[in-house]
Molecule: c-di-GMP-I riboswitch aptamer
Organism: Deltaproteobacteria bacterium
RNA sequence: CUCCGAAAAAGGUAAACCUGCUGAAAAGCAGGGAACACAAAGUCACGGGUCCUUGCAAUCCGGGAUGGCUGGACUGCCGGG
Numbered sequence: 001c002u003c004c005g006a007a008a009a010a011g012g013u014a015a016a017c018c019u020g021c022u023g024a025a026a027a028g029c030a031g032g033g034a035a036c037a038c039a040a041a042g043u044c045a046c047g048g049g050u051c052c053u054u055g056c057a058a059u060c061c062g063g064g065a066u067g068g069c070u071g072g073a074c075u076g077c078c079g080g081g
Stems, first nucleotide, its partner, number of pairs: 002081004012038002017032006036068001042074003046071003049066005
């Protein structure tokens, strides 16, 4: 440097749920919570998917969200080749 792995060791995140706040909504943030899970569940909205949505009769277009749907990109602990 690269590939593989998560058995061990050191650790990590925080699903559901509750409370408050933001938002039209999806959803997000903070606190509690901890085991639903995760070898990148660290970061990124470029592609696909999914969700929300203004105008409009509808579709389309546009906007927003989702990285714990997926492809990809960057960074990273341990072990083995």